Record summary
Predicted 3D model of an 85-nucleotide RNA (transfer RNA) from an uncultured Clostridia bacterium. Its Rfam family is "tRNA". The family's RNA type in Rfam is transfer RNA.
RNA sequence: GCGGAUAUGGCGGAAUUGGCAGACGCGCAGGAUUCAGAUUCCUGUGAGGGAAUUCCUCUUGUGGGUUCAAGUCCCAUUGUCCGCA
Repeated sequence: GCGGAUAUGGCGGAAUUGGCAGACGCGCAGGAUUCAGAUUCCUGUGAGGGAAUUCCUCUUGUGGGUUCAAGUCCCAUUGUCCGCA
């Protein structure tokens, strides 16, 4: 230099043909249980706004584009890995 794979909440990891982004697990927070803990169980948990939810805005490496609608398609680009030279 050329070709391919990959990047998603704090972490792992789903979302297959474009149609509610974050299922599920871990972790974390609160509670139940206990004399106290461990285990187990229940509830909550992307960010911001708001007194509040069945509210609003933003969010899939980064920047653009297509579309009513994009993690998904197109273009460019960055990191990592693999192959070729």